[in-house]
The RNA shown here (transfer RNA) has 72 nucleotides and comes from a Chthoniobacterales bacterium. The sequence is in RNAcentral, with records from ENA and MGnify. Model confidence (mean pLDDT): 83 of 100.
RNA sequence: GCCGACGUAGCACAGUGGUAGUGCAGCUGAUUCGUAAUCAGCAGGUCAGGGGUUCGAAUCCCCUCGUCGGCU
Numbered sequence: 001g002c003c004g005a006c007g008u009a010g011c012a013c014a015g016u017g018g019u020a021g022u023g024c025a026g027c028u029g030a031u032u033c034g035u036a037a038u039c040a041g042c043a044g045g046u047c048a049g050g051g052g053u054u055c056g057a058a059u060c061c062c063c064u065c066g067u068c069g070g071c072u
Base pairs, nucleotide, nucleotide: 001071002070003069004068005067006066007065010024011023012022013021018055026042027041028040029039030038048064049063050062051061052060
């Protein structure tokens, strides 16, 4: 230099055009003599950034940035 994959909550990930979700972690409560475990609830997101297409974009297209891999 060229090609490809990936970027979503603190962490690991799902979501492939129509309300952004799950598990763990965190907080509150219940339970317990107390802790752990268990149960119930709550909070937490500029979906890497910008632009475009569309009635509508995390999702499709373009550019940029970052991570990883391959080729030279």
It matches the Rfam family "tRNA". It is annotated as a transfer RNA. The organism belongs to Chthoniobacterales, within Bacteria.